[in-house]
RNA sequence: GCCUCCGUAGCUCAGUGGUAGAGCAAUUGAUUUGUAAUCAAUAGGUCGUCGGUUCAAAUCCGGCCGGGGGCU
Numbered sequence: 001g002c003c004u005c006c007g008u009a010g011c012u013c014a015g016u017g018g019u020a021g022a023g024c025a026a027u028u029g030a031u032u033u034g035u036a037a038u039c040a041a042u043a044g045g046u047c048g049u050c051g052g053u054u055c056a057a058a059u060c061c062g063g064c065c066g067g068g069g070g071c072u
Base pairs, nucleotide, nucleotide: 001071002070003069004068005067006066007065010024011023012022013021018055026042027041028040029039030038048064049063050062051061052060
């Protein structure tokens, strides 16, 4: 230099055009003499970034940034 995959909640990951989700973690409450466990609820997101396509983009296209792998 070229090819390919990935970037979404604090962490691990779903979501492949039409309201952004799960598990764990966090907070509050219930339960308990108390803690853990359990149950219920709540909060937490400019979906890496900049543009394009579209009535509508996390999703499709292009540039850039970061990471993994491969080739010379």
Molecule: transfer RNA
Organism: Candidatus Pacearchaeota archaeon